[in-house]
Context: one part of a larger RNA
RNA sequence: GGACGAACGCUGGCGGCGUGCCUAACACAUGCAAGUCGAGCGAUGAAAUCCCUUCGGGGAUGGAUUAGCGGCGGACGGGUGAGUAACACGUGGGCAACCUGCCUCAAAGAGGGGAAUAGCCUCCCGAAAGGGAGAUUAAUACCGCAUAAAAUUAUGGAAUCGCAUGGUUCUGUAAUCAAAGGAGCAAUCCGCUUUGAGAUGGGCCCGCGGCGCAUUAGCUAGUUGGUAAGGUAAAGGCUUACCAAGGCGACGAUGCGUAGCCGACCUGAGAGGGUGAUCGGCCACAUUGGAACUGAGACACGGUCCAGACUCCUACGGGAGGCAGCAGUGGGGAAUAUUGCGCAAUGGGGGAAACCCUGACGCAGCAACGCCGCGUGAGUGAUGAAGGCCUUAGGGUUGUAAAGCUCUGUUAUCUGGGACGAUAAUGACGGUACCAGAGGAGGAAGCCACGGCUAACUACGUGCCAGCAGCCGCGGUAAUACGUAGGUGGCGAGCGUUGUCC
Repeated sequence: GGACGAACGCUGGCGGCGUGCCUAACACAUGCAAGUCGAGCGAUGAAAUCCCUUCGGGGAUGGAUUAGCGGCGGACGGGUGAGUAACACGUGGGCAACCUGCCUCAAAGAGGGGAAUAGCCUCCCGAAAGGGAGAUUAAUACCGCAUAAAAUUAUGGAAUCGCAUGGUUCUGUAAUCAAAGGAGCAAUCCGCUUUGAGAUGGGCCCGCGGCGCAUUAGCUAGUUGGUAAGGUAAAGGCUUACCAAGGCGACGAUGCGUAGCCGACCUGAGAGGGUGAUCGGCCACAUUGGAACUGAGACACGGUCCAGACUCCUACGGGAGGCAGCAGUGGGGAAUAUUGCGCAAUGGGGGAAACCCUGACGCAGCAACGCCGCGUGAGUGAUGAAGGCCUUAGGGUUGUAAAGCUCUGUUAUCUGGGACGAUAAUGACGGUACCAGAGGAGGAAGCCACGGCUAACUACGUGCCAGCAGCCGCGGUAAUACGUAGGUGGCGAGCGUUGUCC
């Protein structure tokens, strides 16, 4: 000198764009943050219309509403960085060892049956959360049967290819496994089953790379390898049994400490050094620890079970909860915002659609926290006014500065118009941005420094006191170094200080 997610002191007019718990991965009141589909299913049956009526009501059409079964989605999106020195990440490869819902293309198919169970009803237990029994009912829920090969498995043959195990293609034989309907007058559409290919997303393996300490030198028994089996979507000590005795290490094993990694960001001429906020990619975590279930996908933030700590309810028998989602509260701290508006846009989930949901997102609010822009007036004006300060008492300086005169209208204020964002409709932002008009210099300047480094000097007060200070050092009676004033210098809605990095 530059930089900052900064803080503190003094000061503070406006706008645009960004950014905003770095500390306690501390504890959380309250609200919201993941639902949707009635065109899968039974049930419920509101409004409205029509009919009957003994005026009490009843029936038909109708289909609002939804608890339940079922489907898809809750594995995305959002948060945090505790753990992790590791194939976690980056980069380059490999899988002849793998999976992939929804989507696209292609081939083929959907025949005929069955048994239940929520809900509803009748009971029972319980303070509650909730649970149990009986009866009864549906499906795109569940289960057999049929059909079936391009699928899988077993076993033959042939061709061909490869870095090894081996792969690919063709062809036999045998065995095994499918399905669901819905809407519509219909055409048809949306679904369903099997298979192949693609796309997308993932899984696994390997080379290389990126912290400190040797005042950490030895570490290791599923340990290293083999055989067999199990397990997985899949290779593999991944697991188990048996066998062998290996494996790693000064090219730093092991241990301890620290740490999410990267694109990037800061600095620097570069090499390098430092950092890993916001934004993007990957990983890990979701009160602590463990576990599996469902599923294409989880060992699952707003799912389940168990255990621990904590909080709450309780009729003491037992139950409920998890903000490192968005706001917000307490606490910690030098320190970090609103319990806002809207789904109008973009994107996501569901749905045939209408539409519903969406604290993702779009906006607004707060904060000079940062960057950028603008303003706080312009011209003229010498009796060099008054006042202040200094003075050698003549004067000098503040200083064209002010006043005065002539103007301007950025901005702010008021009035009127008024968007783009939305190619038909739909605008939270927003009567916002912007435009026009009105009137008036009116509402808008401070902070730090002035001994040298280092741009900028005098007076008074003080008297090694009070104080200053980044270093050298100032202050003990003439202090350009302390305090105040005048003046000056620097920067300017900021200026200084502190901290950290280069």